[in-house]
Record summary:
Two RNAs folded together computationally: RNase P RNA and transfer RNA, 532 nucleotides in total. Rfam match: Bacterial RNase P class A.

RNA sequence: CAGCUGGACCGGACGGUCGCUGCAGCCCGACCCGCGCUUGAGGAUGCGGAUGUCCGGCGUCCCAAUGCUCACGCAUUCGGGCGCCGAAGCGGCGCAGAGGAAAGUCCGAACUCCACAGAGCGGUGUGCCGGAUAACGUCCGGGGGGCGGCCUUCAAAGGCCGCCAACGGAAAGUGCCACAGAGAACAUACCGCCCGGCCGGCAACGGCUGGGUAAGGGUGAAAAGGUGCGGUAAGAGCGCACCGCCGCGGCAGUAAUGCCGCGGGCACGGCAAACCCCACGCGGAGCAAGACCAAAUAGGAAGGAACGCCCGGGAAACCGGGCGGCGCGCUGGCUCGGCGCGCCAAACCUUCGGGUAGGUCGCUUGAGGCGCGCGGUAACGCGUGUCCCAGAGGAAUGACCGUCGCGGCGGCGCAAGCCGCCAGACAGAAUUCGGCUUACAGGUCCGGAUGUCGC
RNA sequence: CGGGGCGUAGCGCAGCCUGGUAGCGCACCUGCCUUGGGCGCAGGGGGUCCGCGGUUCAAAUCCGCGCGCCCCGACCA
Numbered sequence: 001c002a003g004c005u006g007g008a009c010c011g012g013a014c015g016g017u018c019g020c021u022g023c024a025g026c027c028c029g030a031c032c033c034g035c036g037c038u039u040g041a042g043g044a045u046g047c048g049g050a051u052g053u054c055c056g057g058c059g060u061c062c063c064a065a066u067g068c069u070c071a072c073g074c075a076u077u078c079g080g081g082c083g084c085c086g087a088a089g090c091g092g093c094g095c096a097g098a099g100g101a102a103a104g105u106c107c108g109a110a111c112u113c114c115a116c117a118g119a120g121c122g123g124u125g126u127g128c129c130g131g132a133u134a135a136c137g138u139c140c141g142g143g144g145g146g147c148g149g150c151c152u153u154c155a156a157a158g159g160c161c162g163c164c165a166a167c168g169g170a171a172a173g174u175g176c177c178a179c180a181g182a183g184a185a186c187a188u189a190c191c192g193c194c195c196g197g198c199c200g201g202c203a204a205c206g207g208c209u210g211g212g213u214a215a216g217g218g219u220g221a222a223a224a225g226g227u228g229c230g231g232u233a234a235g236a237g238c239g240c241a242c243c244g245c246c247g248c249g250g251c252a253g254u255a256a257u258g259c260c261g262c263g264g265g266c267a268c269g270g271c272a273a274a275c276c277c278c279a280c281g282c283g284g285a286g287c288a289a290g291a292c293c294a295a296a297u298a299g300g301a302a303g304g305a306a307c308g309c310c311c312g313g314g315a316a317a318c319c320g321g322g323c324g325g326c327g328c329g330c331u332g333g334c335u336c337g338g339c340g341c342g343c344c345a346a347a348c349c350u351u352c353g354g355g356u357a358g359g360u361c362g363c364u365u366g367a368g369g370c371g372c373g374c375g376g377u378a379a380c381g382c383g384u385g386u387c388c389c390a391g392a393g394g395a396a397u398g399a400c401c402g403u404c405g406c407g408g409c410g411g412c413g414c415a416a417g418c419c420g421c422c423a424g425a426c427a428g429a430a431u432u433c434g435g436c437u438u439a440c441a442g443g444u445c446c447g448g449a450u451g452u453c454g455c
Numbered sequence: 456c457g458g459g460g461c462g463u464a465g466c467g468c469a470g471c472c473u474g475g476u477a478g479c480g481c482a483c484c485u486g487c488c489u490u491g492g493g494c495g496c497a498g499g500g501g502g503u504c505c506g507c508g509g510u511u512c513a514a515a516u517c518c519g520c521g522c523g524c525c526c527c528g529a530c531c532a
Stems, first nucleotide, its partner, number of pairs: 001451002004448007012404007020097004025093003029054003032049004055086008064077005099426001103437002106435005111286004123282005128142005143167001145164007168277002173275002175271003190217002192213009225243006244266001245264008290361004300352005307324007325343007368387008407422006456528007465481004475512001483499005505521005
């Protein structure tokens, strides 16, 4: 210097024009409500509303996007123009306005509703030790393990630095270990090695057979401790030394664990991201949670008024008729009138419950940000000062221009530098918070290792 | 916004829980049958098991992350 890798951080700056969203900011105006004055009444005027409202709906046309269609075209939605409807209908200034991941919805909580005596079974998740935290599968520190490099060394052991890692239990049980291989978990004799017997052969040796043997070969992901010496017919923890393993004890440490000593020839293959065992945690749903206000229409419930008299028939119940009253509907311009129906009912009127259309709240002051001090190796905690930092609902946070900065390319120049062109990612809040994971142009700093060049 | 399921041959599906050989039907190809076609008979080909990483001797299957598709929740009026 180049590329790789681990960690921390930034994610353009300033100005102008036009536009969007919010404001429990201000001003002008309109509407509405209340009060007072006044009046026959309405109205006008005045004061107040320190936190009332200032938009919405329908129709039609146009543009755009998306979906369907071979196409014509159709549908939905954002936006714009015009008209109509509703009490109003329209503005100016100021302030604030996306992220490191707002994402995936993978964990943990807050909050809300539902369920719930307690405990257990079942299910599910986590898993070395200690700490942090509201909580966590997260974070911090430590331990053991693996990889790379350096130092030391004959080598190993050891020390240091960096990186990786879902790391309880396989001597509680069950299960699986394909193919290959003689044998795959109460081990196994295919080749080989060694010993004995028989046969052949002059012999070396070969064949058959009975045994011994896990050292060597071969198979496999894995073959039942490793290396060396002794030992043996050949071998073998058969014996010994070192390493590993198991058990016991001591010391250090909160612990995981480490070190040391003694004893045991070694029993105990792998898989628990197989069932399972052990320890610990977990009720369910999710802001479309949930709460409040509440239209029209249909349906439900309760109430409102009223039925009275007379005549005829009949034993009575009741039936028919008339008059008056009441209610409703129709008609008529009209309180009067006419016609029809009803007075058990229906209809009409009033009231009630419901929780839909729609609206409001939940909604952003919070396990909050920043600075300083203290405690702690650290995660983090405590104290103190200061700040208020989007809250929309088809959903704002944008577009253009100028200057500067960063990066790349080209040209000029000995150089410093100058000029021109290009690029600028991933992505966008939707109840909130703590994490994890994933995506990301370009840039800054620190650590590690590799390559090349120079000293 | 929140919750659930699926992805295996051209198409529709099984296999996944309990790891070891990827299979069924339709479609496709070849041959036979037929005057020819269809039907039928016989045979055959075709798979990044959505992608990446991990556990394991071994992954379509078990675990983690990502991508794509589908469904449900407002509404007891």